[in-house]
This record gives sequence, structure tokens and C1' cells, in this order.
RNA sequence: GCCUCAGUAGCUCAGCUGGUCAGAGCAACCGCCUUGUAAGCGGUAGGUCGUGGGUUCGAAUCCCACCUGAGGCU
Repeated sequence: GCCUCAGUAGCUCAGCUGGUCAGAGCAACCGCCUUGUAAGCGGUAGGUCGUGGGUUCGAAUCCCACCUGAGGCU
């Protein structure tokens, strides 16, 4: 230098067939339960989907460039 993959909540990930409120588990917080703690149960909050453009009525999803990480080739 070139190629492939990944980047979505504090963490691990799903969603990529363009439209359904952007979701799950764990963690956090509140409550129930308990003599108390843990476990269990119920609820709440938390995201400009890596960045910037483009296409479209509409983009996490398609296209382009760039950034970061992993792997490979020369």
C1' cells in the first nucleotide's frame, strides 16, 4: 500500500429484507419480598446506531470518503 471483518445503552450483543416506539441480557436506580443481606419478582432511567457527506417521501440498514480496532496478502 491492498483486501476482509467489526464499531448500536456503562459492558456483552441482536436488528442490516429501507418504514413497526431502536431492542435483549447483565450492571445502575426505585419498589415488593426478608429479622437483615443475597437470590427472586415488578418497574424506571440510560442511545443523536464510529465521524462527515450522498441517494430516498423515509437510512442503524443502501452508496462514497475518513477514523479506530482485529485478521490476511505483498